Notes: This is a predicted structure of an 84-nucleotide RNA (c-di-GMP-I riboswitch aptamer) from a Candidatus Bipolaricaulota bacterium. The sequence was found by an Rfam model in a public genome assembly.
């Protein structure tokens, strides 16, 4: 240095669900909560999924993301520790 990741250490994060705020809406925030997690630390670059407000077709319903998830994958960038 690079890979790896222990019933180790010092410490992070914080699923459901429940208050409160925001939003069309998925969803995102605040507190509570602890399924979990060695990058559950950043970044929507591909892929995937999730919404469909406005647009667009259309007899009731279909389509698009400029919205979203990084705790779905991959990729990129940047971190603590140190037995095997």
């Nucleotide at each position: 240095a690079a890979g790896c990741g222990a019933a180790a250490a010092c410490g992070g994060c914080a699923a459901a669900c429940c208050c409160g705020g925001u939003g069309a809406a998925a969803g995102c925030u605040g507190g509570g909560g602890a399924c979990g997690c060695a990058a559950a630390g950043u970044c929507a670059c591909g892929g995937a999924u999730c919404u469909a407000a406005g647009g667009g077709g259309a007899g009731g319903c279909c389509c698009c993301a400029u919205g979203a998830u990084g705790g779905c994958c991959g990729g990129a960038c940047u971190a603590c520790c140190g037995a095997a």